A computed fold for a 476-nucleotide part of an RNA from an uncultured bacterium, annotated as small-subunit ribosomal RNA, 3' major domain.
It matches the Rfam family "Bacterial small subunit ribosomal RNA".
The prediction has a mean pLDDT of 84.
The full RNA is in RNAcentral, with records from ENA and SILVA.
Context: one part of a larger RNA
RNA sequence: UGACGGGGGCCCGCACAAGCGGCGGAGCAUGUUGCUUAAUUCGAUGCAACGCGAAGAACCUUACCGAGGCUUGACAUACAUCGGAUCGUGCUGGAAACAGUGCUUCCCUUUUGGGGCUGGUGUACAGGUGGUGCAUGGUUGUCGUCAGCUCGUGUCGUGAGAUGUUGGGUUAAGUCCCGCAACGAGCGCAACCCUCGUUCUAUGUUGCCAGCACGUGAUGGUGGGAACUCAUAGGAGACUGCCGGGGUCAACUCGGAGGAAGGUGGGGAUGACGUCAAAUCAUCAUGCCCUUGAUGUCUUGGGCUUCACGCAUGCUACAAUGGCCGGUACAGUGAGAGGCGAGCCCGUGAGGGUCAGCGAAUCCCUGAAAGCCGGUCUCAGUUCGGAUCGUAGUCUGCAAUUCGACUACGUGAAGUCGGAGUCGCUAGUAAUCGCAGAUCAGCAACGCUGCGGUGAAUACGUUCCACGGGCCCUUG
Repeated sequence: UGACGGGGGCCCGCACAAGCGGCGGAGCAUGUUGCUUAAUUCGAUGCAACGCGAAGAACCUUACCGAGGCUUGACAUACAUCGGAUCGUGCUGGAAACAGUGCUUCCCUUUUGGGGCUGGUGUACAGGUGGUGCAUGGUUGUCGUCAGCUCGUGUCGUGAGAUGUUGGGUUAAGUCCCGCAACGAGCGCAACCCUCGUUCUAUGUUGCCAGCACGUGAUGGUGGGAACUCAUAGGAGACUGCCGGGGUCAACUCGGAGGAAGGUGGGGAUGACGUCAAAUCAUCAUGCCCUUGAUGUCUUGGGCUUCACGCAUGCUACAAUGGCCGGUACAGUGAGAGGCGAGCCCGUGAGGGUCAGCGAAUCCCUGAAAGCCGGUCUCAGUUCGGAUCGUAGUCUGCAAUUCGACUACGUGAAGUCGGAGUCGCUAGUAAUCGCAGAUCAGCAACGCUGCGGUGAAUACGUUCCACGGGCCCUUG
RNA backbone atom coordinates (compact mmCIF):
# COMPACT_ATOMS: atom_id res chain seq x y z
C1' U A 1 0.00 0.00 0.00
C1' G A 2 -3.63 -3.62 -0.21
C1' A A 3 -6.38 -8.08 1.32
C1' C A 4 -9.00 -10.74 5.29
C1' G A 5 -12.08 -10.87 10.27
C1' G A 6 -18.50 -15.00 13.02
C1' G A 7 -14.15 -6.16 14.72
C1' G A 8 -16.54 -0.93 14.84
C1' G A 9 -19.22 3.46 12.15
C1' C A 10 -22.19 5.36 7.73
C1' C A 11 -25.15 4.00 3.26
C1' C A 12 -27.59 1.25 -0.74
C1' G A 13 -30.10 -3.17 -3.27
C1' C A 14 -37.10 -7.53 -3.77
C1' A A 15 -31.35 -8.29 0.97
C1' C A 16 -34.84 -8.65 5.09
C1' A A 17 -39.69 -7.03 6.60
C1' A A 18 -45.09 -6.19 4.51
C1' G A 19 -47.79 -8.70 0.55
C1' C A 20 -49.09 -11.85 -3.99
C1' G A 21 -47.93 -16.21 -6.67
C1' G A 22 -44.98 -20.48 -6.99
C1' C A 23 -41.08 -24.68 -6.39
C1' G A 24 -40.13 -28.92 -2.86
C1' G A 25 -45.41 -34.08 -2.79
C1' A A 26 -48.34 -36.32 -8.15
C1' G A 27 -48.21 -37.42 -13.68
C1' C A 28 -45.69 -35.91 -17.95
C1' A A 29 -41.89 -32.98 -20.90
C1' U A 30 -36.82 -31.34 -21.23
C1' G A 31 -31.70 -31.12 -19.35
C1' U A 32 -28.17 -33.59 -16.21
C1' U A 33 -25.46 -37.11 -12.54
C1' G A 34 -25.09 -42.17 -12.21
C1' C A 35 -25.90 -46.96 -14.18
C1' U A 36 -26.09 -49.72 -18.65
C1' U A 37 -24.04 -50.23 -23.55
C1' A A 38 -20.50 -52.26 -29.43
C1' A A 39 -21.60 -46.92 -29.10
C1' U A 40 -24.96 -44.48 -25.56
C1' U A 41 -20.02 -38.40 -29.59
C1' C A 42 -18.08 -33.83 -27.28
C1' G A 43 -18.21 -29.55 -24.25
C1' A A 44 -20.75 -26.66 -19.91
C1' U A 45 -20.18 -28.20 -13.06
C1' G A 46 -21.51 -23.08 -6.59
C1' C A 47 -23.64 -18.18 -7.38
C1' A A 48 -21.98 -17.24 -13.04
C1' A A 49 -23.27 -25.91 -15.44
C1' C A 50 -28.09 -28.64 -15.55
C1' G A 51 -35.48 -26.26 -21.52
C1' C A 52 -26.99 -24.58 -21.46
C1' G A 53 -23.79 -24.75 -26.98
C1' A A 54 -28.76 -27.29 -29.73
C1' A A 55 -33.21 -20.96 -33.53
C1' G A 56 -35.50 -28.36 -34.55
C1' A A 57 -30.76 -35.98 -33.42
C1' A A 58 -35.97 -40.94 -37.99
C1' C A 59 -31.73 -40.79 -42.86
C1' C A 60 -28.83 -36.33 -43.33
C1' U A 61 -27.16 -33.51 -39.27
C1' U A 62 -23.06 -36.70 -36.57
C1' A A 63 -18.33 -35.55 -34.34
C1' C A 64 -19.80 -42.05 -31.55
C1' C A 65 -20.17 -47.77 -32.56
C1' G A 66 -20.45 -52.38 -35.94
C1' A A 67 -19.67 -53.86 -40.91
C1' G A 68 -18.14 -52.99 -46.07
C1' G A 69 -14.90 -49.79 -49.22
C1' C A 70 -10.88 -45.79 -50.84
C1' U A 71 -5.48 -44.09 -50.27
C1' U A 72 -2.65 -37.48 -53.95
C1' G A 73 -7.59 -38.94 -51.26
C1' A A 74 -14.61 -35.98 -50.03
C1' C A 75 -11.71 -30.55 -50.63
C1' A A 76 -7.03 -26.77 -52.65
C1' U A 77 -2.68 -25.42 -55.56
C1' A A 78 1.49 -26.81 -58.67
C1' C A 79 4.64 -29.91 -61.71
C1' A A 80 5.81 -34.34 -64.72
C1' U A 81 3.67 -38.13 -67.73
C1' C A 82 -0.17 -41.17 -70.24
C1' G A 83 -5.21 -41.20 -71.96
C1' G A 84 -9.93 -39.20 -73.04
C1' A A 85 -13.77 -35.40 -73.92
C1' U A 86 -16.39 -33.85 -69.59
C1' C A 87 -21.45 -34.41 -68.87
C1' G A 88 -25.23 -37.95 -69.65
C1' U A 89 -27.19 -42.95 -69.85
C1' G A 90 -27.55 -48.69 -69.78
C1' C A 91 -26.16 -53.78 -67.78
C1' U A 92 -23.91 -57.28 -63.80
C1' G A 93 -22.55 -58.10 -58.43
C1' G A 94 -23.74 -55.49 -53.91
C1' A A 95 -27.21 -53.08 -48.16
C1' A A 96 -25.00 -48.96 -50.39
C1' A A 97 -20.39 -46.93 -51.15
C1' C A 98 -17.88 -49.29 -54.67
C1' A A 99 -16.02 -52.78 -58.38
C1' G A 100 -16.54 -54.59 -63.41
C1' U A 101 -18.38 -53.80 -68.41
C1' G A 102 -21.03 -51.15 -72.57
C1' C A 103 -23.29 -46.73 -75.46
C1' U A 104 -22.96 -41.53 -76.72
C1' U A 105 -19.50 -37.60 -77.28
C1' C A 106 -15.38 -30.82 -77.09
C1' C A 107 -13.10 -26.09 -79.11
C1' C A 108 -8.97 -23.35 -81.98
C1' U A 109 -5.25 -24.34 -85.82
C1' U A 110 -3.00 -26.07 -92.66
C1' U A 111 -0.09 -29.83 -89.73
C1' U A 112 3.44 -30.79 -85.72
C1' G A 113 0.69 -28.71 -81.89
C1' G A 114 -2.09 -25.47 -78.39
C1' G A 115 -6.22 -24.17 -74.93
C1' G A 116 -9.55 -24.86 -71.11
C1' C A 117 -12.30 -29.47 -69.05
C1' U A 118 -11.65 -34.34 -67.22
C1' G A 119 -9.70 -39.61 -65.81
C1' G A 120 -5.22 -42.58 -64.38
C1' U A 121 0.01 -42.87 -62.51
C1' G A 122 3.93 -40.29 -59.68
C1' U A 123 5.69 -36.17 -56.42
C1' A A 124 5.20 -31.87 -53.41
C1' C A 125 1.11 -31.96 -50.34
C1' A A 126 -4.09 -32.29 -48.74
C1' G A 127 -7.07 -33.85 -44.40
C1' G A 128 -7.88 -34.35 -38.75
C1' U A 129 -14.89 -31.97 -34.48
C1' G A 130 -7.01 -35.55 -32.63
C1' G A 131 -4.24 -33.07 -27.67
C1' U A 132 -3.11 -28.61 -24.99
C1' G A 133 -8.46 -22.54 -23.28
C1' C A 134 -2.49 -23.75 -17.97
C1' A A 135 1.09 -21.53 -25.02
C1' U A 136 -2.65 -17.79 -27.63
C1' G A 137 -6.00 -14.12 -30.70
C1' G A 138 -11.01 -13.12 -30.96
C1' U A 139 -15.62 -13.63 -28.41
C1' U A 140 -18.41 -14.29 -23.80
C1' G A 141 -19.92 -14.79 -18.51
C1' U A 142 -19.35 -12.66 -13.49
C1' C A 143 -18.71 -8.93 -9.57
C1' G A 144 -22.16 -4.79 -11.80
C1' U A 145 -25.08 -0.24 -14.76
C1' C A 146 -21.84 -1.26 -8.70
C1' A A 147 -19.50 4.20 -8.56
C1' G A 148 -15.62 3.67 -8.93
C1' C A 149 -10.29 3.50 -11.56
C1' U A 150 -6.28 6.64 -12.81
C1' C A 151 -2.83 10.53 -14.82
C1' G A 152 0.20 15.44 -15.39
C1' U A 153 2.42 19.27 -12.63
C1' G A 154 3.08 20.87 -7.64
C1' U A 155 3.72 19.84 -2.35
C1' C A 156 5.01 16.34 1.77
C1' G A 157 8.04 11.85 2.94
C1' U A 158 15.26 9.06 3.17
C1' G A 159 11.90 5.60 0.75
C1' A A 160 7.78 2.34 -0.39
C1' G A 161 4.21 6.02 -1.00
C1' A A 162 0.82 10.09 0.49
C1' U A 163 -1.92 14.36 -1.14
C1' G A 164 -5.53 15.36 -5.10
C1' U A 165 -9.98 11.11 -4.45
C1' U A 166 -9.98 12.85 2.65
C1' G A 167 -13.56 16.49 5.72
C1' G A 168 -19.11 19.17 6.34
C1' G A 169 -23.66 18.70 3.50
C1' U A 170 -26.22 16.48 -0.81
C1' U A 171 -27.33 12.94 -4.85
C1' A A 172 -29.40 7.32 -8.38
C1' A A 173 -24.15 8.72 -9.13
C1' G A 174 -16.21 10.69 -7.44
C1' U A 175 -23.87 14.09 -8.77
C1' C A 176 -23.21 18.89 -7.18
C1' C A 177 -21.96 22.75 -3.30
C1' C A 178 -18.71 24.53 0.66
C1' G A 179 -13.97 23.92 2.85
C1' C A 180 -8.88 22.28 2.24
C1' A A 181 -1.32 22.05 -0.48
C1' A A 182 -3.23 21.40 -3.91
C1' C A 183 -4.37 22.99 -9.24
C1' G A 184 -6.08 20.67 -13.49
C1' A A 185 -7.14 16.44 -16.72
C1' G A 186 -8.64 11.35 -18.61
C1' C A 187 -11.68 6.52 -18.53
C1' G A 188 -16.43 5.70 -16.17
C1' C A 189 -21.72 8.64 -14.11
C1' A A 190 -25.16 11.92 -16.62
C1' A A 191 -26.44 13.88 -21.45
C1' C A 192 -26.17 13.21 -26.80
C1' C A 193 -28.98 7.69 -29.77
C1' C A 194 -33.69 4.41 -30.32
C1' U A 195 -38.68 3.63 -28.47
C1' C A 196 -43.53 4.67 -25.73
C1' G A 197 -46.70 8.83 -23.75
C1' U A 198 -49.08 14.99 -25.57
C1' U A 199 -49.47 18.35 -29.52
C1' C A 200 -48.46 21.14 -34.23
C1' U A 201 -47.05 21.28 -39.56
C1' A A 202 -46.59 18.70 -44.33
C1' U A 203 -48.32 14.50 -47.30
C1' G A 204 -52.87 11.30 -48.12
C1' U A 205 -52.53 5.16 -50.78
C1' U A 206 -53.16 -0.06 -50.27
C1' G A 207 -55.01 3.27 -44.62
C1' C A 208 -59.46 6.72 -42.77
C1' C A 209 -65.20 8.22 -43.43
C1' A A 210 -67.38 13.64 -40.07
C1' G A 211 -70.35 16.19 -43.61
C1' C A 212 -72.86 15.56 -49.13
C1' A A 213 -74.68 11.90 -52.64
C1' C A 214 -75.36 6.72 -54.96
C1' G A 215 -75.90 1.59 -54.08
C1' U A 216 -76.27 -3.37 -51.38
C1' G A 217 -78.89 -9.13 -48.17
C1' A A 218 -74.42 -6.85 -45.81
C1' U A 219 -69.66 -4.18 -45.94
C1' G A 220 -65.75 2.78 -47.24
C1' G A 221 -68.75 -1.05 -51.64
C1' U A 222 -68.83 3.63 -55.29
C1' G A 223 -68.57 9.08 -56.40
C1' G A 224 -66.27 12.22 -53.41
C1' G A 225 -63.78 14.31 -48.96
C1' A A 226 -58.63 15.65 -46.18
C1' A A 227 -61.95 16.74 -40.86
C1' C A 228 -60.89 12.31 -37.45
C1' U A 229 -57.96 7.57 -36.71
C1' C A 230 -53.52 5.94 -38.64
C1' A A 231 -48.95 5.95 -41.42
C1' U A 232 -44.24 8.60 -42.79
C1' A A 233 -41.04 12.77 -42.07
C1' G A 234 -39.93 17.39 -39.47
C1' G A 235 -40.71 20.51 -35.20
C1' A A 236 -42.69 22.01 -30.10
C1' G A 237 -42.79 20.32 -25.07
C1' A A 238 -39.93 19.27 -18.88
C1' C A 239 -35.66 23.12 -17.46
C1' U A 240 -36.44 22.27 -10.18
C1' G A 241 -38.53 26.97 -15.23
C1' C A 242 -42.69 29.37 -11.42
C1' C A 243 -44.77 29.95 -6.00
C1' G A 244 -44.14 28.71 -0.69
C1' G A 245 -41.37 26.06 3.71
C1' G A 246 -36.45 24.19 5.25
C1' G A 247 -31.15 24.71 4.27
C1' U A 248 -24.16 27.57 5.35
C1' C A 249 -30.26 30.91 2.52
C1' A A 250 -24.94 27.05 -1.31
C1' A A 251 -25.75 22.42 -3.52
C1' C A 252 -30.13 20.41 -2.52
C1' U A 253 -34.73 18.84 -0.25
C1' C A 254 -40.29 18.98 1.04
C1' G A 255 -45.12 20.82 -0.53
C1' G A 256 -48.07 23.34 -4.41
C1' A A 257 -49.74 25.38 -9.21
C1' G A 258 -50.08 24.80 -14.28
C1' G A 259 -49.44 20.53 -17.52
C1' A A 260 -50.40 14.75 -21.66
C1' A A 261 -46.06 14.11 -18.80
C1' G A 262 -42.43 16.58 -12.70
C1' G A 263 -38.02 16.30 -10.56
C1' U A 264 -33.48 10.50 -14.13
C1' G A 265 -41.39 10.76 -17.08
C1' G A 266 -41.47 4.65 -18.48
C1' G A 267 -38.45 1.07 -21.34
C1' G A 268 -34.04 -0.13 -24.38
C1' A A 269 -29.09 0.20 -26.36
C1' U A 270 -24.71 1.55 -23.78
C1' G A 271 -20.79 -2.47 -19.10
C1' A A 272 -14.64 2.07 -16.58
C1' C A 273 -9.56 0.05 -14.39
C1' G A 274 -9.71 -4.77 -13.19
C1' U A 275 -11.08 -9.98 -10.72
C1' C A 276 -12.00 -15.39 -11.33
C1' A A 277 -4.61 -19.24 -15.05
C1' A A 278 -13.58 -18.24 -15.17
C1' A A 279 -15.71 -20.41 -20.37
C1' U A 280 -14.64 -21.60 -25.43
C1' C A 281 -8.49 -25.11 -29.72
C1' A A 282 -16.12 -28.38 -31.29
C1' U A 283 -18.09 -21.08 -34.56
C1' C A 284 -13.59 -19.06 -36.39
C1' A A 285 -8.26 -18.10 -36.33
C1' U A 286 -3.65 -19.94 -34.37
C1' G A 287 1.86 -21.75 -31.82
C1' C A 288 3.62 -26.44 -30.39
C1' C A 289 2.71 -31.81 -30.12
C1' C A 290 0.41 -36.17 -32.40
C1' U A 291 -1.72 -38.90 -36.83
C1' U A 292 -0.83 -40.06 -42.58
C1' G A 293 -2.71 -48.09 -45.82
C1' A A 294 -5.38 -43.66 -40.74
C1' U A 295 -6.88 -40.19 -35.38
C1' G A 296 -8.17 -38.88 -42.98
C1' U A 297 -12.45 -40.07 -46.20
C1' C A 298 -17.09 -42.67 -48.44
C1' U A 299 -21.32 -45.89 -47.49
C1' U A 300 -24.99 -48.88 -44.94
C1' G A 301 -27.17 -50.18 -40.30
C1' G A 302 -27.22 -48.83 -35.25
C1' G A 303 -26.38 -45.09 -31.32
C1' C A 304 -26.83 -39.80 -29.36
C1' U A 305 -34.18 -41.49 -27.61
C1' U A 306 -31.04 -47.12 -22.61
C1' C A 307 -33.29 -46.93 -17.07
C1' A A 308 -33.14 -49.75 -9.97
C1' C A 309 -32.18 -44.31 -8.92
C1' G A 310 -30.72 -38.85 -7.51
C1' C A 311 -31.03 -33.60 -8.98
C1' A A 312 -32.49 -29.12 -12.01
C1' U A 313 -36.02 -26.27 -15.11
C1' G A 314 -40.92 -26.34 -16.86
C1' C A 315 -46.11 -27.98 -18.28
C1' U A 316 -50.83 -30.11 -16.58
C1' A A 317 -53.65 -30.81 -12.36
C1' C A 318 -55.83 -31.77 -7.67
C1' A A 319 -61.57 -28.33 -9.09
C1' A A 320 -67.57 -24.70 -8.21
C1' U A 321 -63.61 -17.56 -8.56
C1' G A 322 -64.65 -24.43 -11.51
C1' G A 323 -65.81 -28.42 -15.61
C1' C A 324 -69.03 -29.16 -19.92
C1' C A 325 -72.70 -27.32 -23.82
C1' G A 326 -74.93 -23.32 -26.85
C1' G A 327 -74.83 -18.08 -28.26
C1' U A 328 -71.94 -13.51 -28.57
C1' A A 329 -67.72 -9.20 -28.22
C1' C A 330 -62.90 -6.84 -28.42
C1' A A 331 -56.16 -6.99 -29.83
C1' G A 332 -51.13 -6.28 -31.06
C1' U A 333 -46.48 -8.15 -32.85
C1' G A 334 -45.03 -10.79 -36.94
C1' A A 335 -44.74 -14.43 -41.39
C1' G A 336 -45.97 -15.57 -46.71
C1' A A 337 -44.05 -17.56 -53.78
C1' G A 338 -40.93 -24.87 -54.10
C1' G A 339 -45.03 -19.82 -49.94
C1' C A 340 -49.76 -17.89 -47.33
C1' G A 341 -54.14 -19.97 -49.09
C1' A A 342 -60.18 -17.23 -48.91
C1' G A 343 -64.81 -19.35 -50.82
C1' C A 344 -67.32 -23.95 -52.27
C1' C A 345 -67.61 -29.48 -51.82
C1' C A 346 -66.30 -34.24 -48.95
C1' G A 347 -64.96 -36.14 -43.94
C1' U A 348 -67.31 -36.74 -36.61
C1' G A 349 -62.04 -35.14 -36.97
C1' A A 350 -56.74 -34.79 -38.08
C1' G A 351 -57.31 -33.65 -43.16
C1' G A 352 -58.59 -34.16 -48.54
C1' G A 353 -60.51 -32.13 -53.49
C1' U A 354 -61.11 -27.77 -56.38
C1' C A 355 -59.60 -23.04 -56.96
C1' A A 356 -60.14 -16.90 -56.23
C1' G A 357 -56.69 -13.36 -54.33
C1' C A 358 -51.76 -11.96 -52.75
C1' G A 359 -44.20 -10.91 -53.59
C1' A A 360 -48.94 -7.98 -49.63
C1' A A 361 -51.09 -0.74 -44.81
C1' U A 362 -54.58 -4.01 -50.70
C1' C A 363 -54.88 -10.86 -50.40
C1' C A 364 -54.03 -14.50 -46.71
C1' C A 365 -52.25 -16.93 -42.04
C1' U A 366 -56.54 -14.65 -38.56
C1' G A 367 -63.25 -16.70 -35.89
C1' A A 368 -57.70 -14.50 -30.39
C1' A A 369 -58.50 -16.55 -25.48
C1' A A 370 -59.61 -15.28 -20.81
C1' G A 371 -64.54 -11.95 -21.00
C1' C A 372 -70.11 -11.42 -21.40
C1' C A 373 -75.26 -13.98 -21.80
C1' G A 374 -78.07 -18.55 -21.05
C1' G A 375 -78.25 -23.82 -19.61
C1' U A 376 -76.34 -28.01 -16.85
C1' C A 377 -73.31 -30.49 -13.01
C1' U A 378 -73.78 -29.95 -6.52
C1' C A 379 -68.68 -31.59 -3.54
C1' A A 380 -68.00 -37.01 -5.33
C1' G A 381 -61.60 -39.47 -6.87
C1' U A 382 -66.84 -36.79 -9.49
C1' U A 383 -69.47 -34.47 -15.93
C1' C A 384 -62.44 -32.95 -11.51
C1' G A 385 -57.86 -34.83 -13.54
C1' G A 386 -55.83 -36.55 -17.77
C1' A A 387 -51.15 -40.35 -17.50
C1' U A 388 -51.12 -45.19 -19.55
C1' C A 389 -52.78 -48.80 -22.94
C1' G A 390 -55.89 -50.94 -27.22
C1' U A 391 -58.07 -50.25 -32.10
C1' A A 392 -58.83 -47.43 -36.53
C1' G A 393 -56.95 -43.32 -39.21
C1' U A 394 -54.51 -38.39 -41.21
C1' C A 395 -50.06 -35.79 -42.73
C1' U A 396 -44.81 -34.99 -43.85
C1' G A 397 -40.99 -37.62 -45.92
C1' C A 398 -36.86 -42.57 -50.27
C1' A A 399 -38.17 -44.28 -45.35
C1' A A 400 -42.01 -43.13 -39.12
C1' U A 401 -39.66 -50.72 -36.40
C1' U A 402 -35.73 -48.96 -33.09
C1' C A 403 -37.50 -43.23 -32.94
C1' G A 404 -42.35 -38.24 -35.64
C1' A A 405 -46.58 -35.13 -34.83
C1' C A 406 -51.75 -35.05 -35.00
C1' U A 407 -57.14 -37.14 -35.11
C1' A A 408 -61.40 -40.37 -33.64
C1' C A 409 -63.46 -44.15 -30.47
C1' G A 410 -62.57 -46.88 -26.15
C1' U A 411 -59.43 -47.17 -21.51
C1' G A 412 -59.43 -43.68 -17.21
C1' A A 413 -53.44 -44.15 -13.32
C1' A A 414 -51.35 -40.87 -9.60
C1' G A 415 -53.22 -36.60 -7.65
C1' U A 416 -57.97 -33.82 -2.41
C1' C A 417 -52.81 -27.97 -2.38
C1' G A 418 -47.59 -30.73 -0.92
C1' G A 419 -42.01 -31.91 5.24
C1' A A 420 -37.45 -29.53 6.24
C1' G A 421 -36.48 -25.88 3.16
C1' U A 422 -36.48 -22.55 -1.05
C1' C A 423 -37.61 -18.96 -5.54
C1' G A 424 -39.75 -14.67 -8.31
C1' C A 425 -41.99 -9.95 -8.19
C1' U A 426 -42.64 -2.71 -6.21
C1' A A 427 -47.20 -1.10 -11.56
C1' G A 428 -49.53 -1.62 -16.53
C1' U A 429 -45.36 -4.88 -12.41
C1' A A 430 -47.00 -9.84 -10.17
C1' A A 431 -50.84 -13.11 -11.39
C1' U A 432 -53.71 -14.82 -15.40
C1' C A 433 -55.30 -15.33 -20.91
C1' G A 434 -54.35 -16.27 -25.65
C1' C A 435 -51.49 -14.79 -30.45
C1' A A 436 -47.10 -14.58 -33.65
C1' G A 437 -42.07 -15.73 -35.19
C1' A A 438 -37.12 -17.98 -35.77
C1' U A 439 -35.12 -23.02 -36.55
C1' C A 440 -38.06 -26.24 -39.81
C1' A A 441 -39.97 -31.55 -45.23
C1' G A 442 -42.24 -33.07 -40.65
C1' C A 443 -41.68 -32.66 -35.36
C1' A A 444 -40.98 -34.74 -29.88
C1' A A 445 -42.01 -26.50 -28.54
C1' C A 446 -44.95 -27.72 -22.42
C1' G A 447 -38.61 -24.58 -24.75
C1' C A 448 -36.92 -19.70 -26.57
C1' U A 449 -37.72 -14.66 -28.53
C1' G A 450 -41.47 -11.16 -29.07
C1' C A 451 -46.83 -9.30 -28.93
C1' G A 452 -51.08 -7.63 -26.98
C1' G A 453 -55.95 -8.66 -23.45
C1' U A 454 -57.66 -8.62 -18.16
C1' G A 455 -55.18 -6.64 -14.11
C1' A A 456 -53.98 -6.64 -8.14
C1' A A 457 -51.85 -6.63 -2.95
C1' U A 458 -48.02 -4.53 0.02
C1' A A 459 -43.56 -1.58 1.62
C1' C A 460 -44.22 0.42 9.36
C1' G A 461 -39.20 0.38 8.62
C1' U A 462 -33.46 -1.01 8.40
C1' U A 463 -33.28 -4.44 14.57
C1' C A 464 -32.49 -9.03 12.15
C1' C A 465 -30.14 -12.76 7.23
C1' A A 466 -23.28 -18.46 7.44
C1' C A 467 -27.38 -12.36 1.28
C1' G A 468 -24.56 -8.99 -2.18
C1' G A 469 -22.19 -4.27 -2.75
C1' G A 470 -19.96 0.88 -1.70
C1' C A 471 -17.19 4.54 1.54
C1' C A 472 -14.39 5.90 5.85
C1' C A 473 -11.89 5.27 10.44
C1' U A 474 -9.66 1.99 13.66
C1' U A 475 -7.70 -2.71 15.44
C1' G A 476 -5.39 -7.76 14.92